[in-house]
RNA sequence: AGAGCAGGCCGGAUGACCGCUGCUCCGCUUAACAGCGGAGGGGAGGAAAGUCCGGGCUCCACAGGACGGGAUGCUGGAUAACGUCCAGUCCCGGUGACGGGAAGGAAAGUGCAACAGAAAGGAAACCGCCCCCGGAGUAAUUCGGGAGUAAGGGUGAAAGGGUGAGGUAAGAGCUCACCAGUCCCGCCGGUGACGGCGGGAGCUAUGUAAACCCCAUCCGGAGCAAGACCAAAUAAGGGGAGUUUGAGGGUGGUCCGCCCGAAUUCCCGGGUAGGUCGCUUGAUCUUGGUGGCAACAUCAAGGCUAGAUGAAUGGUCAUCGUUCCUCAGGGUGUCCUCACCUUCUGGAAAACAGAACCCGGCUUAUGGCCUGCUCUAUAU
Numbered sequence: 001a002g003a004g005c006a007g008g009c010c011g012g013a014u015g016a017c018c019g020c021u022g023c024u025c026c027g028c029u030u031a032a033c034a035g036c037g038g039a040g041g042g043g044a045g046g047a048a049a050g051u052c053c054g055g056g057c058u059c060c061a062c063a064g065g066a067c068g069g070g071a072u073g074c075u076g077g078a079u080a081a082c083g084u085c086c087a088g089u090c091c092c093g094g095u096g097a098c099g100g101g102a103a104g105g106a107a108a109g110u111g112c113a114a115c116a117g118a119a120a121g122g123a124a125a126c127c128g129c130c131c132c133c134g135g136a137g138u139a140a141u142u143c144g145g146g147a148g149u150a151a152g153g154g155u156g157a158a159a160g161g162g163u164g165a166g167g168u169a170a171g172a173g174c175u176c177a178c179c180a181g182u183c184c185c186g187c188c189g190g191u192g193a194c195g196g197c198g199g200g201a202g203c204u205a206u207g208u209a210a211a212c213c214c215c216a217u218c219c220g221g222a223g224c225a226a227g228a229c230c231a232a233a234u235a236a237g238g239g240g241a242g243u244u245u246g247a248g249g250g251u252g253g254u255c256c257g258c259c260c261g262a263a264u265u266c267c268c269g270g271g272u273a274g275g276u277c278g279c280u281u282g283a284u285c286u287u288g289g290u291g292g293c294a295a296c297a298u299c300a301a302g303g304c305u306a307g308a309u310g311a312a313u314g315g316u317c318a319u320c321g322u323u324c325c326u327c328a329g330g331g332u333g334u335c336c337u338c339a340c341c342u343u344c345u346g347g348a349a350a351a352c353a354g355a356a357c358c359c360g361g362c363u364u365a366u367g368g369c370c371u372g373c374u375c376u377a378u379a380u
Base pairs, nucleotide, nucleotide: 001376002375003374004373005372006371007370008369009368010367012320013319014318015317016316017315018314020043021042023040024039025038026037027036028035029034045352049363050362052361053360054359055358056357057223058222059221060220069219070218071217072216073215074088075087076086077085078084089103090101091100092099093098104214105213109212110211111208112207113206126153127152128149129148131146132145133144134143135142136141161179162178163177164176165175166174180204182201183200184199185198186197187196188195189194227277228276229275230274237268238267239266240265241264248260249259250258251257284303285302286301287300288299289298290297291296322349323348324347325346328343329342330341331340332339333338
């Protein structure tokens, strides 16, 4: 210098003016609710997003068992919990920094392996190879039948260990040596996944579980439009009054009286509109200490940081800061139509995106700054 890898930080600052929306205080009006005016103070994010996981909280039959269903799946740890995070193991990729892995079981069972191919799982004889019998031919050879053979060819993603030697009619783990793999045993290291070393067995047992399935662990459902309270209106229902003329009925021959009781009226109840709470003090934030490789835990001090509900959080100007371009000057270097640093003139840009009960994650979107490390080339 070029090409990369990993991680961290910020998401403009201050002031003025004009708005928007809650809160507090004061004043005025009002019977009250409330309204008006003034002052003070608060007012989005790193992702508020997607709503993909996990938890708190609330209600439901307090949710125990069984069946079904779903999720997860190397080891150890962290955590309220997780499919998240941290530290490792093994495998894969990369020269490397480093990155990726849905990484239990195929020796429980079932299924599948398309096309091609003779044969696709304790398989298979298409070509080939070899032997025997018979026919033809002088012979080479050829035709028919039988038996053997997985070394060679061919098909396929995959053909049932590889190489070499022996062996054989030809062959074959048939035998042997080495290598690879599987399983078993022992010793050593590690909490463990696993690693190292040594020995043995049978020669070998394909792949697929993001196919069914098996094993282990976990999971009740719905969600702040949860839910709780106050309560105009309306219906059902309950209770009181129902007095004089009183709707009706019973008692009685009739009237009075007595009893039941309608209209009417009052209260309760009910819970629509509306309102209040839930609502932001919390697995909380900042700084420092301690323990731990780390995730994280814990202690001390300090802080309070939106709480709206058709839903506010915005705009303009000035100064400064950042980045980029540019006029001019100076300096440094490997002394050059180059690079870098610095001062200065003028100008430009600032993304993704908007809380809605609250947290922990993941994923996605996005502007910039910084640090560490790796590889290659060159110079000293």